């Protein structure tokens, strides 16, 4: 960079810097913002998509319902934590409409 998968009305702000517009395109509309938005660093948060670890399920053993021990690379829908890798922290991707376009993670080329 193109491809496929999954999500995209839950949640979670505070400081420095910096100065004018911003929330993907195109129109209408509500709406953030010199009481400093947007962006950037920094810190703290969320969240659980990946990797990690616990449980619980199954399955063999062993021994009395219950309990231990194992499961090698790939157990098996859920669960629970969050150390590592991303991600995210006004509004439902603000809202419709158009164009099916973006973001974000994961595979795998």
């Nucleotide at each position: 960079u193109g491809a496929c998968c999954a999500u995209c009305c839950c949640g979670a702000g505070c400081g420095g810097c910096u100065g004018a517009g911003a929330g993907a395109u195109c129109u209408g509309g509500a709406u953030c913002u010199g009481u400093g938005a947007c962006g950037c660093c920094g810190c703290a948060g969320c969240a659980a998509c990946c990797c990690u670890g616990g449980c619980c399920c199954c399955g063999g053993c062993g021994g009395g319902a219950c309990c231990g021990c194992c499961g090698u690379c790939c157990g098996g829908a859920g669960c629970c934590a969050a150390a590592g890798g991303u991600g995210c922290u006004a509004c439902u991707g603000c809202c419709a409409g158009a164009a099916g376009c973006g973001a974000u993670g994961g595979u795998g080329a």